Notes:
Model confidence (mean pLDDT): 85 of 100. A computed fold for a 492-nucleotide part of an RNA from a Candidatus Korobacteraceae bacterium, annotated as large-subunit ribosomal RNA, domain I.
Context: one part of a larger RNA
RNA sequence: GGCAUUCGGUGGAUGCCUUGGCACCAGGAGGCGAUGAAGGACGUGGCACGCUGCGAAAAGCCACGGGGAGCCGCGAGCAGGCGUUGAUCCGUGGGUCUCCGAAUGGGGCAACCCACCCCGCGAGGGGUACCACCGGCCGAAUCCAUGGGCCGGCGGGGCGAACCCGGGGAACUGAAACAUCUCAGUACCCGGAGGAACAGACAUCAACCGAGAUUCCGCGAGUAGCGGCGAGCGAAAGCGGAGGGGGCCAGUGGUCGGCUGGGGGCGAGCGGAACGGCCUGGGAAGGCCGGCCGGAGCGGGUGAGAGCCCCGUACGCGCAAGCCCCCGGCCGAUCCUUGAGUAGGGCGGGGCACGUGCAACCCUGUCCGAAGACGGGGGGACCACCCUCCAAGCCCGAAUACUCCCUGGCGACCGAUAGUGGACCAGUACCGUGAGGGAAAGGUGAAAAGCACCCCGCGAGGGGAGUGAAACAGACCUGAAACCGGAUGCCC
Numbered sequence: 001g002g003c004a005u006u007c008g009g010u011g012g013a014u015g016c017c018u019u020g021g022c023a024c025c026a027g028g029a030g031g032c033g034a035u036g037a038a039g040g041a042c043g044u045g046g047c048a049c050g051c052u053g054c055g056a057a058a059a060g061c062c063a064c065g066g067g068g069a070g071c072c073g074c075g076a077g078c079a080g081g082c083g084u085u086g087a088u089c090c091g092u093g094g095g096u097c098u099c100c101g102a103a104u105g106g107g108g109c110a111a112c113c114c115a116c117c118c119c120g121c122g123a124g125g126g127g128u129a130c131c132a133c134c135g136g137c138c139g140a141a142u143c144c145a146u147g148g149g150c151c152g153g154c155g156g157g158g159c160g161a162a163c164c165c166g167g168g169g170a171a172c173u174g175a176a177a178c179a180u181c182u183c184a185g186u187a188c189c190c191g192g193a194g195g196a197a198c199a200g201a202c203a204u205c206a207a208c209c210g211a212g213a214u215u216c217c218g219c220g221a222g223u224a225g226c227g228g229c230g231a232g233c234g235a236a237a238g239c240g241g242a243g244g245g246g247g248c249c250a251g252u253g254g255u256c257g258g259c260u261g262g263g264g265g266c267g268a269g270c271g272g273a274a275c276g277g278c279c280u281g282g283g284a285a286g287g288c289c290g291g292c293c294g295g296a297g298c299g300g301g302u303g304a305g306a307g308c309c310c311c312g313u314a315c316g317c318g319c320a321a322g323c324c325c326c327c328g329g330c331c332g333a334u335c336c337u338u339g340a341g342u343a344g345g346g347c348g349g350g351g352c353a354c355g356u357g358c359a360a361c362c363c364u365g366u367c368c369g370a371a372g373a374c375g376g377g378g379g380g381a382c383c384a385c386c387c388u389c390c391a392a393g394c395c396c397g398a399a400u401a402c403u404c405c406c407u408g409g410c411g412a413c414c415g416a417u418a419g420u421g422g423a424c425c426a427g428u429a430c431c432g433u434g435a436g437g438g439a440a441a442g443g444u445g446a447a448a449a450g451c452a453c454c455c456c457g458c459g460a461g462g463g464g465a466g467u468g469a470a471a472c473a474g475a476c477c478u479g480a481a482a483c484c485g486g487a488u489g490c491c492c
Stems, first nucleotide, its partner, number of pairs: 001491009015477001016443002020414002022411001024409005029403002031159002039100003042055003046078002050074002061094006070082003105114003115128005130156002133153006163194001164192005174181001178228001204211002215242005225233002246395003249339001251336001253335014269317003275290005291308002293297001299311003344368008354380001375390005430437002450476001453464004
C1' cells in the first nucleotide's frame, strides 16, 4: 500500500408520522366603505424581542346569554394578582377605536407639516374636499332670460377571487412563404352591475300543417352553408329535456322602503348506554378468562392495538339579544299616457356561421325620408298570390355562470426534493434602481424526568455519577450510500 472482516466518523437516503396542502360534494354567504373600508404605520404587557390581540378606555371596558373551576394568549421565568359574591373561556349586542389610507380643511417625499370657523374657563369637542341630483337665495354683459355665485338636503367616490354586461382591442401563430383569411372579438385596457348578470312576452318561426317569451343542456351536425372554395370557420328550423309566468302605460296596478303580529331555522351550548380480573411489559388498549351496552362497533386521544377510561358518535333537548326564511297587517315614497327625423332608401362601415356575394335580416357615421290599421313589417335578391306578425315605450322570477369566504362531509389525493411558493414567524430571508423574482428550513421522550454532584479543559467539549424502557433517544426518531479513519487477518 492492496484486499477482506469489523468498529467508528461523516452524511441525511429510507421507513414510520402529520399540525399543512390538493380535489370534490352539500348547505350557507355572495359583499365591505364618508357611521371612514380593504390594507397599513405607530403604539399598547410590572419586567416585553417577535407573533397574536387590542387602540391613549390600548393581550383590553360594559350588558345580556352560555359555562362551572380554574385563570392572567403563543410563552415555559420572576414578581404580583383574579376566581363558586361564578373568573378565565364561548356567543350576541354595545362602548372606546391614535395616525396614514377613497382620505375628504390646505399641503405633502403615506403614517408628516400648516390652517380657519363654532362651542367650551380649560382640557377638549365639532365643522370646513370634489362631483351629480333636489330645494332655496343672490344675480352679469342685457329688459326678460341665460351664464355665474352662495346656502341647505340627499347620494356618489375606494376596495374585493372568479363569474356577467358594455366601450375599445393586438400580435406571435396557422395558412408548411404571405397580403384577404386565421389566431380572435382571444389576451389586454377602460366603464358598469348583481348575487347572479344578460335576455325575455313575437312587427318571432313555420309552411298552407301548425307552433307560441327568454335562458341553459342533449340531438339535429361537423349537416346546410361560408371560405386566397386554401388554412379553416360553421349555423337554424325541428325534436328530447331543465325550468316555467307573465305584466304595465293613471290603476282594486307594479316596484322599493319603514313599522308591526305569528310560526320555523341559524348562530354559544346541554343530556347521552355499557368492564373487570390475571399474564407479559417501563407502560395494556395486547394475550388469556369471564361479563356488559348498542337508535351509539364514524373518528380522535390515553405510556402499545380500547364499543364499555377520556373527548365524542346515534338519538334527544335548548336560549336573552342578533341574523335569515314563511304567512299576514299598517304607513310612506316612486314609476309609467300606444311609441317619427322613426320605418325605408343612397353612400361608408359593422354584426349575423354568411369574407359583397343573387345577400335578405339587424346596428348606424353621413345625406334624404314615409304610411298611419282601407295601414305597416316579415317569409334570404326582386315581383305577384298566400301565410304570418304589429317596430320605432317600460318591467320581470326560475332553469344558467362563478367561489375571495363560512359550516359540515368525503377521497383506488400528497406525505416534507411530495402536497400550495409557504406543514416551520413566507410572499419572509435574499436578489433587483424598479416592475418584479423568490428560497431553504418538520420529528428527543410516555413524561423534561433537558444530566444535581465529582473530575480534565480557558472554553467548546469530554470522562464518571444520576434520570429514563432506551442516552449509540442528550438537542436529539430511524440513520442507507458516496467519502474519511481505527482494529484484526492475508498478500506485496